Predicted 3D model of a 91-nucleotide RNA (SAM riboswitch aptamer (S box leader)).
[in-house]
RNA sequence: CGCUUAUCAAGAGUGGCCGAGAGACUGGCUCCGUGACGCCCGGCAACCUGUAUCCCCCCGAUAUAAGGUGCCAAUUCCAGACAGAUGAGUA
Numbered sequence: 001c002g003c004u005u006a007u008c009a010a011g012a013g014u015g016g017c018c019g020a021g022a023g024a025c026u027g028g029c030u031c032c033g034u035g036a037c038g039c040c041c042g043g044c045a046a047c048c049u050g051u052a053u054c055c056c057c058c059c060g061a062u063a064u065a066a067g068g069u070g071c072c073a074a075u076u077c078c079a080g081a082c083a084g085a086u087g088a089g090u091a
Stems, first nucleotide, its partner, number of pairs: 002090007013041001015040003021031003025080004042072003047068003050064005076083001
């Protein structure tokens, strides 16, 4: 980078650092020196793993949140496209 599949209307800080753009793209519409975006910490969630319980086993369900990701303005911000994002799997 390609393919398959699931999800994308819930949830998440009155913290620290930084210092100019940010919200993928196009058009809108917004956020932003009263400090956005980003990073750290913190948190949310439960996709995968782990663990516990139920189940004879498998399958599966529930719980948990230790590990791997993810996410924490606005319905993926809205509309569009052969669009995008993330998880899991795969050549």

It was read from a public genome assembly, where an Rfam model found it. The coordinates come from a structure-prediction model, not an experiment, and the mean pLDDT is 85. It matches the Rfam family "SAM riboswitch aptamer (S box leader)". Gene Ontology term of the family: regulation of gene expression.